Predicted 3D model of RNase P RNA and transfer RNA as a complex of 442 nucleotides. Model confidence (mean pLDDT): 79 of 100. Rfam match: Bacterial RNase P class A. Gene Ontology terms of the family: tRNA processing, ribonuclease P activity and dimeric ribonuclease P complex.
RNA sequence: CAAGCAGGCCGGGUGGUCGCCGUUUCGCGGAUUCGGUUCUGCGAGAGGGAGGAAAGUCCGGGCUCCAUCGGGCAGGGUGCUGGGUAACACCCAGGAGGGGAGACCCUACGGAGAGUACCACAGAAACUAUACCGGCCGCCACUGGCGACCAAGGGUGAAAUGGCGAGGUAAGAGCUCACCAGCGGCUGGGUGACCAGCCGGCUGGGCAAACCCCACCCGGAGCAAGACCAAAUAGAGGGACGCAAAGGACGCCCGACCGAUGUCCCCGGGUUGGUUGCUCGACCCUAAUGGUAACGUUAGGGCUAGAUAGAUGACCACCGGUCCAGAAUCACUGGACUACAGGACCCGGCUUAUAGGCCUACUUGGUCC
RNA sequence: GCCCCCAUCGUCUAGGGGCCUAGGACGCAGCCCUUUCAAGGCUAAAACCGGGGUUCGAAUCCCCGUGGGGGCA
Numbered sequence: 001c002a003a004g005c006a007g008g009c010c011g012g013g014u015g016g017u018c019g020c021c022g023u024u025u026c027g028c029g030g031a032u033u034c035g036g037u038u039c040u041g042c043g044a045g046a047g048g049g050a051g052g053a054a055a056g057u058c059c060g061g062g063c064u065c066c067a068u069c070g071g072g073c074a075g076g077g078u079g080c081u082g083g084g085u086a087a088c089a090c091c092c093a094g095g096a097g098g099g100g101a102g103a104c105c106c107u108a109c110g111g112a113g114a115g116u117a118c119c120a121c122a123g124a125a126a127c128u129a130u131a132c133c134g135g136c137c138g139c140c141a142c143u144g145g146c147g148a149c150c151a152a153g154g155g156u157g158a159a160a161u162g163g164c165g166a167g168g169u170a171a172g173a174g175c176u177c178a179c180c181a182g183c184g185g186c187u188g189g190g191u192g193a194c195c196a197g198c199c200g201g202c203u204g205g206g207c208a209a210a211c212c213c214c215a216c217c218c219g220g221a222g223c224a225a226g227a228c229c230a231a232a233u234a235g236a237g238g239g240a241c242g243c244a245a246a247g248g249a250c251g252c253c254c255g256a257c258c259g260a261u262g263u264c265c266c267c268g269g270g271u272u273g274g275u276u277g278c279u280c281g282a283c284c285c286u287a288a289u290g291g292u293a294a295c296g297u298u299a300g301g302g303c304u305a306g307a308u309a310g311a312u313g314a315c316c317a318c319c320g321g322u323c324c325a326g327a328a329u330c331a332c333u334g335g336a337c338u339a340c341a342g343g344a345c346c347c348g349g350c351u352u353a354u355a356g357g358c359c360u361a362c363u364u365g366g367u368c369c
Numbered sequence: 370g371c372c373c374c375c376a377u378c379g380u381c382u383a384g385g386g387g388c389c390u391a392g393g394a395c396g397c398a399g400c401c402c403u404u405u406c407a408a409g410g411c412u413a414a415a416a417c418c419g420g421g422g423u424u425c426g427a428a429u430c431c432c433c434g435u436g437g438g439g440g441c442a
Stems, first nucleotide, its partner, number of pairs: 001365004006360005012319007020049002023046009051340001055351002058349005063222004068256006075218005080094005095109001096107004110213002115211002118206002132154002134150002137147004162180002165177003181203001183200007226276004235267001237266005247258002283302008320338007370441007379395004387425001398412004418434005
């Protein structure tokens, strides 16, 4: 210098004009109050006002209601091990398998020796049975037939009864042996997944993102939850229950418990305003410290949107950034582009979209010293 | 805002791992029939929303996206 790999960060800036939504201070006015006590209108000032994904709503939790507690079935989810966490399908560390020359990357990665199902076509044979071509032996016969042995070679297929070499044999075959793969046992190491060594007999599939088995987890609904005020009006409506009942936690069952002057279900009507929930929180920054790390602990500091049909915008100027053109480096001039995208109860993740740029560590190759 | 559901020829649909080179109806196109039109007959074209994964094999199973529909004060 080039190509790459991993992690982190930014994602326009300044000024002016006209606007938008909250907060707060002061002045004046109105209402209210024991009281500048509270509310409100106008004016002036100060200060604040989207994101890394605010998105998809795919997971997990907080919060709220269903009066409360427990058990079983069904259903759903997760799925190598250990840890982190409020929790997770997330994160960290490790193991195994796979890919890459390497830095490094990927993995829905429990169980097929519990059982069931499926494995099209082709092929002899697709999971318990066997031989199409072939090899070899014998007999008949004369280049064909019959019988027996074999499963090494060919062929089919996505997949064919461990692989390869040697011995052995009529030809062969784990038939025997060495190495490798797999399985089982023992010993050692590791918290564990697993790893290493030794021994054994040779040892026949795939599929669980098919049912299923095993282990663990899961009640339902969602801020349009829920609470209050105001406004409005039609319940002499229909039905269930009769006090150990109906009903109650929203798939079913069971047990406890609650259960009246009423409870529950259905049908119908009215209102379509406001307040609250609402933003201080598993929050942010810095330092120390424990830990390989995720993360935790301690100390100090900070306050950082709360709209409600939804505010944070529009225009102009200058400066940036990238690309193109002006023959050409620098410089200059002109033009084009400057992304994805907008909170709606709040957090932790994942995934998806994203112009352009910066930093750090590492790998490979080239050149120079 | 929150919660659900769906996607196969132009339209309505079948199909739920191999028999799918995806079937049917209506429609469209061509031919036959008819003096002509309709009806009828024959023939043809025409689709698995996009991407990735599991599997030997995916319209079908799983994940991510895209589009559409419905419900809730």